Bacterial RNase P class A from Candidatus Endobugula sertula, 368 nucleotides, folded computationally. Rfam family: Bacterial RNase P class A. By type it is a ribozyme. The sequence was found by an Rfam model in a public genome assembly.

RNA sequence: GGAGUUGGUUCGGCAAUCGCUUGGCUAUAGAUAUGAGUGUUUUUUAUUUAUGUCAAGAGGAAAGUCCGGGCUCCAUAGGGUAGAACGCCAGAUAACGUCUGGGGGGCGUGAGCCUACGGAAAGUGCAGCAGAAAAUAAACCGCCUGAAACUUUGUGUGGAAGGUAAGGGUGAAAUGGUGUGGUAAGAGCGCACCGCGCAACUGGUAACAGCAUGUGGCACGGCAAACCCCGUUCGGAGCAAGAUCAAAUAGGAAUCCUUUGGCGCGACCCGCGCUGGAUUCGGGUAGAUCGCUAGAGGUGUGUGGUGACGCUCACCGUAGAUGAAUGAUUGUCCUCGACAGAACCCGGCUUAUAGGCUGACUCCAAGC
Numbered sequence: 001g002g003a004g005u006u007g008g009u010u011c012g013g014c015a016a017u018c019g020c021u022u023g024g025c026u027a028u029a030g031a032u033a034u035g036a037g038u039g040u041u042u043u044u045u046a047u048u049u050a051u052g053u054c055a056a057g058a059g060g061a062a063a064g065u066c067c068g069g070g071c072u073c074c075a076u077a078g079g080g081u082a083g084a085a086c087g088c089c090a091g092a093u094a095a096c097g098u099c100u101g102g103g104g105g106g107c108g109u110g111a112g113c114c115u116a117c118g119g120a121a122a123g124u125g126c127a128g129c130a131g132a133a134a135a136u137a138a139a140c141c142g143c144c145u146g147a148a149a150c151u152u153u154g155u156g157u158g159g160a161a162g163g164u165a166a167g168g169g170u171g172a173a174a175u176g177g178u179g180u181g182g183u184a185a186g187a188g189c190g191c192a193c194c195g196c197g198c199a200a201c202u203g204g205u206a207a208c209a210g211c212a213u214g215u216g217g218c219a220c221g222g223c224a225a226a227c228c229c230c231g232u233u234c235g236g237a238g239c240a241a242g243a244u245c246a247a248a249u250a251g252g253a254a255u256c257c258u259u260u261g262g263c264g265c266g267a268c269c270c271g272c273g274c275u276g277g278a279u280u281c282g283g284g285u286a287g288a289u290c291g292c293u294a295g296a297g298g299u300g301u302g303u304g305g306u307g308a309c310g311c312u313c314a315c316c317g318u319a320g321a322u323g324a325a326u327g328a329u330u331g332u333c334c335u336c337g338a339c340a341g342a343a344c345c346c347g348g349c350u351u352a353u354a355g356g357c358u359g360a361c362u363c364c365a366a367g368c
Stems, first nucleotide, its partner, number of pairs: 001364010012333007020057006027051007035043002059339001063350002066348005071238004078270004083234005088102005103117001104115004118229002123227002125223002140168002142164003149157002176194006195218001196216004201210003242290004252281006261275004297316004302311003
């Protein structure tokens, strides 16, 4: 100097003018309700309207609605079957299909990255073309032995039956590899070494790794992100949940089942609870308040841990709209601004994304 890997952070800045929403404070002027006193009338409290002043006002993904919960209701709430999800080990967390660390496998020169990672000796199933054959396999070219028959009687022609998978070929993959002995020719058929399985020993909480030891000729390929088997976990619906107040109507009509019935709880069964339930037609109302923002909250110090994260102390108060609030104009600076707007809340995952600043690490080249 170049090329990479992996973290953190920001999300145009500054100023002025006008404007929008929420909350607090205070004063004035009204409205409604309520309490006290009262001859006229005065006053307290609450809510609300207008004027004033102060403070605050969309993200790092607010998106997707994919997981997990908090919260609310069913509801008194249990067991089983089916179904679904996850799947190496140990931890973190309220919990998770998330995250952290480690192990195995794969990719990369490397820093690093990916991982849907239990079981193929319970069973079923799948694999194009080529090839003899792709799993209780198999013989195309070959190798050994060699019948009938023929015959110029020779180391002749011939190739029925039998044995074989070491050599060659096909393929991504052909049933361990090299050497040696043996055989009619061969083959772990035997042996040596390597490989593989099991056991012991060593290290580790464990997954697992090592091994100088012993033992076995060696289990018969792959796919379970195929069905399946095994282990663990799992009620439902959702803020349009739900609660309160107000208002209105037709305490309407018809049909069916009716305690041996019916209804309720995601499907089914048992159990439990209640005592009526279901369907159709017709009519009325739909306004306000709460839920709604103090949370598994945020920031900082110290401390424990490799880390995710935990504990102690201190500080802060950080949007609550409801046809949906933060906008417009002007000036100036520059790195010229992408993706993009809360609707009960939180922890994650996934997707979109222009630039700026910055930490650590890897490789290459040149120079000192």